[in-house]
RNA sequence: CGCAUCGACCCGCCUAAUCGUGGUCUCACGAACCGGGGACCCACCGCACCACUGGGGUGAAUCCGCGAGCAUCGGCUCACGGUAGGGCCAACUUCCCGCCCGAACCCGUCAGCUAACCCGGUCGGCGGUGUCGGAAGGAGCU
Numbered sequence: 001c002g003c004a005u006c007g008a009c010c011c012g013c014c015u016a017a018u019c020g021u022g023g024u025c026u027c028a029c030g031a032a033c034c035g036g037g038g039a040c041c042c043a044c045c046g047c048a049c050c051a052c053u054g055g056g057g058u059g060a061a062u063c064c065g066c067g068a069g070c071a072u073c074g075g076c077u078c079a080c081g082g083u084a085g086g087g088c089c090a091a092c093u094u095c096c097c098g099c100c101c102g103a104a105c106c107c108g109u110c111a112g113c114u115a116a117c118c119c120g121g122u123c124g125g126c127g128g129u130g131u132c133g134g135a136a137g138g139a140g141c142u
Stems, first nucleotide, its partner, number of pairs: 010128005018031005032122006042112001054110001055107004063082003067078004085101004092137005
């Protein structure tokens, strides 16, 4: 001097998942944000046939094609490709360019919407020291 790894501070990103006060110290309370249950009204609630695989929730995370395997009406898993939808692109919003995600879990036979009311959550996971691309607008600062 260079590269790689780890840690701390700081800055930033996904997410509701942050902030404040106190404390007998990992707890309690409050604010803010988020989720669930829960009336009137409204919606659903009709008949027949076939089948048997309950139904519902959080979340952007749905749906389709194709191949393989299991099962052998149904369907399930994996891989590839796409897609409804979602995120980033560093003061904010939007557009362009570009880069990504398109999962996972929970309730337990039960829940439409839903005022009052009731009950919960505040995790976890990443990136960075950069000449941080371009444009427009509204603000702010000097």